[in-house]
Molecule: transfer RNA
Organism: Candidatus Pacearchaeota archaeon
């Protein structure tokens, strides 16, 4: 240089174009004399910039970043 693939929570993964979710982790509380363990609870997020749409995490264009294969 050129392909191809990828970006959601701190972490690992979801989400039929139409309410962004789990699990782990964190915060408070319950129970236990304490710890560990469990159960309620809350906080937390769509890489940037544009299109397209009534209406995008989703589609489409670039742009970063990360993987990958060619050279």
């Nucleotide at each position: 240089g050129g392909g191809c693939c990828u970006a959601u929570a701190g972490u690992u993964c979801a989400a039929c174009g139409g309410c962004a979710g789990a699990a782990c982790g964190c915060g408070a509380g319950g129970c236990u004399g304490g710890c560990a363990g469990u159960c309620u609870u809350g906080a937390g997020a769509u890489u940037c910039g544009g299109g397209u749409u009534c209406g995008a995490u989703u589609c489409c264009c670039g742009a970063u970043g990360g993987g990958u294969c060619c050279a």